This is a predicted structure of a 75-nucleotide RNA (transfer RNA) from a bacterium. The RNAcentral record of the sequence draws on ENA. Its Rfam family is "tRNA". By type it is a transfer RNA. Rfam links the family to the GO term triplet codon-amino acid adaptor activity. Rfam describes the family as follows. Transfer RNA (tRNA) molecules are approximately 80 nucleotides in length.
[in-house]
RNA sequence: GCCGGAUUAGCACAGCGGUAGUGCAAUCGCCUUGUAAGCGAUAGGUCGUCUGUUCGAACCAGACAUCCGGCACCA
Numbered sequence: 001g002c003c004g005g006a007u008u009a010g011c012a013c014a015g016c017g018g019u020a021g022u023g024c025a026a027u028c029g030c031c032u033u034g035u036a037a038g039c040g041a042u043a044g045g046u047c048g049u050c051u052g053u054u055c056g057a058a059c060c061a062g063a064c065a066u067c068c069g070g071c072a073c074c075a
Stems, first nucleotide, its partner, number of pairs: 001071007010024004018055001026042005048064005
C1' cells in the first nucleotide's frame, strides 16, 4: 500500500429500512431473624465520527477514526 471483519447501555451481545432490545451488573421494593438466593419494578443509549440516499437510516452508499485478520512491498 491492497483486501476483509468488528465498532449498539457499565460489561457480553441481539436487532440488517418503519417506536432501540436481551442477559449480567446498578438502584428501589417484596421475601428472610439477617445476608445470599429467588421474585417484582425502575433507571441507564447523539447505535464510533461526518456527509449523502430515502417519506423514513443502528440498518443502504462514501469518507474518516480505532481494533482484529490476511496479502503485498521492503536491494